[in-house]
RNA sequence: AGAGUUUGAUCCUGGCUCAGGAUGAACGCUGGCGGCGUGCCUAAUACAUGCAAGUCGAGCGAGGCCCUUCGGGGCCUAGCGGCGGACGGGUGAGUAACACGUGGGUAACCUGCCUGUAAGACUGGGAUAACUUCGGGAGACCGAAGCUAAUACUGGAUAAUUUCGAGCAUCGCAUGAUGCUUGAUGGAAAGACGGCUUCGGCUGUCACUUACAGAUGGACCCGCGUCGCAUUAGCUAGUUGGUGAGGUAACGGCUCACCAAGGCGACGAUGCGUAGCCGACCUGAGAGGACAGACAGCCAGACUGGGACUGAGACACGGCCCAGACUCCUACGGGAGGCAGCAGCAAGGAAUUUUCGUCAAUGGGCGAAAGCCUGAACGAGCAACGCCGCGUGCGGGACGACGGCCUUCGGGAUGUAAACCGCUUUUGGGAGGGAAGAGUUUGACGGUACCUUCCGAAUAAGCCCCGGCUAACUCUGUGCCAGCAGCCGCGGUAAGACAGAGGGGGCAAGCGUUGUCCGGACUGACUGGGCGUAAAGCGCGCGCAGGCGGUCGCGGGCGUCGGUGCUGAAAGCGCACCGCUUAACGGUGCGAUGCGUGCCGAUACGCCGCGACUGGAGCUCUGCAGAGGUCCGUGGAAUUGCCGGUGUAGUGGUGACAUGCGUAGAUAUCGGCAGGAACACCCAAGGGGAAGCCAGCGGACUGGGCAGCAGCUGACGCUGAGGCGCGACAGCGUGGGGAGCGAACGGGAUUAGAUACCCCGGUAGUCCACGCAGUAAACGAUGCCGACGAGGCGUGGGGGGAGUUGACCCCCCUCCGUGCCGGAGCCAACGCGGUAAGUCGGCCGCCUGGGGAGUACGGCCGCAAGGCUAAGACUCAAAGGAAUUGACGGGGGCCCGCACAAGCGGCGGAGCGUGCGGUUUAAUUCGACGCAACGCGCAGAACCUUACCCGGGCUUGACAUGCGCCUGCACGGUCGUGAAAGCGAUCAGCCUUCGAGGGUGGCGCACAGGUGCUGCAUGGCUGUCGUCAGCUCGUGUCGUGAGAUGUUGGGUUAAGUCCCGCAACGAGCGCAACCCUUGAUCUUAGUUGCCAGCAUUCAGUUGGGCACUCUAAGGUGACUGCCGGUGACAAACCGGAGGAAGGUGGGGAUGACGUCAAAUCAUCAUGCCCCUUAUGACCUGGGCUACACACGUGCUACAAUGGAUGGUACAAAGGGCUGCAAAACCGCGAGGUUAAGCCAAUCCCAUAAAACCAUUCUCAGUUCGGAUUGCAGGCUGCAACUCGCCUGCAUGAAGCCGGAAUCGCUAGUAAUCGCGGAUCAGCAUGCCGCGGUGAAUACGUUCCCGGGCCUUGUACACACCGCCCGUCACACCACGAGAGUUUGUAACACCCGAAGUCGGUGGGGUAACCUUUUUGGAGCCAGCCGCCUAAGGUGGGACAGAUGAUUGGGGUGAAGUCGUAACAAGGUAGCCGU
Repeated sequence: AGAGUUUGAUCCUGGCUCAGGAUGAACGCUGGCGGCGUGCCUAAUACAUGCAAGUCGAGCGAGGCCCUUCGGGGCCUAGCGGCGGACGGGUGAGUAACACGUGGGUAACCUGCCUGUAAGACUGGGAUAACUUCGGGAGACCGAAGCUAAUACUGGAUAAUUUCGAGCAUCGCAUGAUGCUUGAUGGAAAGACGGCUUCGGCUGUCACUUACAGAUGGACCCGCGUCGCAUUAGCUAGUUGGUGAGGUAACGGCUCACCAAGGCGACGAUGCGUAGCCGACCUGAGAGGACAGACAGCCAGACUGGGACUGAGACACGGCCCAGACUCCUACGGGAGGCAGCAGCAAGGAAUUUUCGUCAAUGGGCGAAAGCCUGAACGAGCAACGCCGCGUGCGGGACGACGGCCUUCGGGAUGUAAACCGCUUUUGGGAGGGAAGAGUUUGACGGUACCUUCCGAAUAAGCCCCGGCUAACUCUGUGCCAGCAGCCGCGGUAAGACAGAGGGGGCAAGCGUUGUCCGGACUGACUGGGCGUAAAGCGCGCGCAGGCGGUCGCGGGCGUCGGUGCUGAAAGCGCACCGCUUAACGGUGCGAUGCGUGCCGAUACGCCGCGACUGGAGCUCUGCAGAGGUCCGUGGAAUUGCCGGUGUAGUGGUGACAUGCGUAGAUAUCGGCAGGAACACCCAAGGGGAAGCCAGCGGACUGGGCAGCAGCUGACGCUGAGGCGCGACAGCGUGGGGAGCGAACGGGAUUAGAUACCCCGGUAGUCCACGCAGUAAACGAUGCCGACGAGGCGUGGGGGGAGUUGACCCCCCUCCGUGCCGGAGCCAACGCGGUAAGUCGGCCGCCUGGGGAGUACGGCCGCAAGGCUAAGACUCAAAGGAAUUGACGGGGGCCCGCACAAGCGGCGGAGCGUGCGGUUUAAUUCGACGCAACGCGCAGAACCUUACCCGGGCUUGACAUGCGCCUGCACGGUCGUGAAAGCGAUCAGCCUUCGAGGGUGGCGCACAGGUGCUGCAUGGCUGUCGUCAGCUCGUGUCGUGAGAUGUUGGGUUAAGUCCCGCAACGAGCGCAACCCUUGAUCUUAGUUGCCAGCAUUCAGUUGGGCACUCUAAGGUGACUGCCGGUGACAAACCGGAGGAAGGUGGGGAUGACGUCAAAUCAUCAUGCCCCUUAUGACCUGGGCUACACACGUGCUACAAUGGAUGGUACAAAGGGCUGCAAAACCGCGAGGUUAAGCCAAUCCCAUAAAACCAUUCUCAGUUCGGAUUGCAGGCUGCAACUCGCCUGCAUGAAGCCGGAAUCGCUAGUAAUCGCGGAUCAGCAUGCCGCGGUGAAUACGUUCCCGGGCCUUGUACACACCGCCCGUCACACCACGAGAGUUUGUAACACCCGAAGUCGGUGGGGUAACCUUUUUGGAGCCAGCCGCCUAAGGUGGGACAGAUGAUUGGGGUGAAGUCGUAACAAGGUAGCCGU
């Protein structure tokens, strides 16, 4: 410090997620030791038991026990009394507050014990508990009478102080404070102990009193800071202030009476929710965020609520009173209790410890002290809860054991790891010694730490992870199952992602998981973000508050800045040093942090005050433009209607129809009249307005703006939360108006449907007046104001200059407005660019992932519709912006192709052949499925083939290699059985150096074998787009990038073919050419070919010849080379010449990058899986040939351009020894017999056929057509039954040119005619070739199909066979409404009202003091009364929660229904408001 995740890829925006640290934790697995810490986060729930606050006999009386030298002494204690129980300890419920923090104030205060100073402690009195007696009660306890003491209580004196009155001095910001002088009010324990004593007393210590002062602790007040919600906006009656009084330690509405009507609040009052606050702690670079457990400070409460008493201090955790709830005791009359002290128990909970030891230390209370008390504290125990430290051994030890794992079977890795050898002893165990902490005494911890010694590798390793992020990989199992998962995502038969294993990585007495916090997140942005299109500028203006504010000077010194003083507790943190063996932990010192305040200083800037200025702003004046606004008039064109004329059969409307209108006279046309709405041309990138918006013409009233000369005011300004106003259309109310148009509605069409688009009608509405509404994609998707910063070109309004005497006009300058292009700059890009989206300043508004949702609830507004404000649950891992490359479009442009068109012939109808589907079957083996499967694999299934089925038999096998053992056995012949295979039997039989060798067979073992699966694991080969003209690369350049450029453009071509241009320049794979063939010619050659001339023959038969044909080898030839034209002076095109051939001459071979998970595991090869007496191999027979059907592809036809018969001609290319076979003979024929020749330019297959000549048939199911069937034959073959081909005779079916639809072909082509070959024993209508005859047509590119290039749109990228919307149906989830029901909270009104303070009080009671001695007084007590008041009751509201038949929408959910709304012009452009 970043990373993963939206896309085909890219950049950006943006969310989600991860890596880090932390924790009072919990859970899972595991667990050796020690140190230091920490340990009910939940029920402030309920608590058994024990303990946690007592002490003092040197305050007092009394009692008991013990001792006694009888003088007394010691010990103990209930009570009176004093001090302490207000500290210490626990908890965080309440509290949003002067509670806390920080800094101040008190001239408005108190302070026990302690310290200092000063003074003092004189003199009296009356009670009472204990105790005794009596009584009541179950008890807790209580009552009566009597006795007694004090450091208990109390009177008086004196003094300070207090209060009041008077005077003086000093001081303070002020109320006022301090000191002094003077006159009126009140205290003491004369006590205890010790010493001395002249017994009067003195003195010491402690205790005591007063005053002042200090210290400590507290109280009150103030500035500032301190959570969320505005869907909480108004709150307040002691409320705010005053006067007076009361009260308090003290100020104060703290309380009361009276008076006034204030006080608080958008700088957030009030209400609701939440919360103890802080030092700190966690995190973070910091700023910040989060947190408040331990430790420390403060606060608060102590079962709940209320109250006071005592006291220096409490409204009191282990005190009191009352009320309430709960628990316990009870004799039912009454009582007792309060663990949020330490342990512990129950409950709750995911979860949190011992009913331990000691007062040894530290500290606290009491005491003169000894000492007592102390669950404070110090220690120990439990718990890996955390941090820190240590260990589980160390060294040696193999080209490396065993095992398990992997493997390409060679090996690899586990791995020096183990074993084994040597060594050590932390820990552990045994033994011995043994602290510091303690000082004169005292050690719980503790025989602990530590030290010494002995024993012995001995007692001690797990957990998580290994697809990316993220470090670490293989095997097996599983097969979208089981499961994993933090995000992306894995799993559907080869899973590094599941599970196990081996191996590896990480951490380690722990490791993971879960929860929570900060970080990363600049993802709330102060540091440090944004708002044209990603979320985000309010529809527009006016304007209060607020924020911000021009130039110069003076003053102030508030902000600001500098210095200094105080403070910022300790702990913590940082640094240094030091102590525990180290560390954690601890000690000492220094440092850091903040806010405020005091003092001193500075005055640039901000601020405040004063003065001045004119540039900002405004005003006056003179002109100007304009659909700016409101109102009143007025005009013509057009539509429609009505009236009349002419006129007749249609009109209207559409893609085409129809509804509609029209013989009752329409449409058309002419004239007249009526009415409403809108204003053609001018009109523009034009003007005006803040926006919405504004358009005939005239008038009235009126707003704003611009320019110009001069003058005036003198910062008067900008923005603007709330607020107020304006605000298109639709809509609402009332009343008018209504021509055209036209939601709804009706009808006609379209359609599968058509509640639409189209057509005919048509009501609200559209128009006017007045009122409401307040929204729009109210858009420049761009808030307002100001400043600065290149230019160029338009346009609207004004002013000026110059050319000229002037006008028009042109040019230049300038101000304001409105546009285009564009530089810098900015931007994610697109783009913006003086009219900013640039560079800055000021102010406002708004945003913070998508959906849910601009919705619900609440509130405000509205007549309603609805508007404004505005969530959560739940859900997703994205949703988005811009740009890129493709693909696609019922987008565009250009251009090709038998693509259409123009033609010719077919297919689809018939019969048959063949293939496929389907069906059937024991099996009908398998594959191929749009084009690009279907006469395809199959260039040939009777057996074989053959993979399928039935049956029979074989098991190292039909085939390969190797090993072990055995074997005269192979091969061959014969025999039995059998359908064969097979199973049996039998005969003969190799070589030798005698060891054996080779072969063979048998048995056994390794293994063979598989046309079994997966073409979606693969190689290879192939199809297809497509012989289409494309596909790319290097370097450079452009772009953040994906990418672009090149390859686009202008021409041209069959072509990315070539030329030109160009930030490109080159290159590669393709195109073309090179290759084959064909077309001309030449040369060479001349047999088996040829024959012009010569000779010869039946015959190129022979001689001869090689000119010709031909053959087959090599050349030549064609290149837009030449001419003319067009073109850009190009490329090229058009025409022409020459030429056998002309613009690629014809044909072939040749198939770029890639696409289709295209085809093939059955050609072959091959990974994995599967079978192994069978899924292998063999055999007989059957099947692949089935047949109601359906399709493809062919053949033959339907006839006269024909059939039949006879005759006559002319090919090419092939094949032939298991072969082709002449001739001859036989047969009607298929064919047969015999056989010459030929390994083939020699011989054979082999007659080519159509054609041509002639004859016949005459339009018919025929002399067409030949299916089908019968009979008879032939051939091949082991064998033609299932199931071959051919021949003859006979038979003679359908069919008379084929619906919708559809195929081929552009020239030697289609069509037509025959010939050959491969396969093959035999079997082509198929396939591959060959030649013969030989057309028609192409205007053209609108349309269909396919393709190429450019461009455009896109929400597609599995790429339109795409994407995607809504209802309905089903399941689940959360939420809203809901007659209500129910619970709680805080108030209010009234009733009642405990305890208690305060006040009042007739009568009652009463020791101290007074007194006139009494029946008195003061005072006090009880009682009673009053005010206040907790709890309780009643009531109506408020708020919050839970729940509710039903209901509403929402979300989610591999394969449901209906349609097709959106994305392309999405097939009616889409979208916004209504």
Predicted 3D model of a 1474-nucleotide RNA (small-subunit ribosomal RNA) from an uncultured bacterium.
The coordinates come from a structure-prediction model, not an experiment, and the mean pLDDT is 85.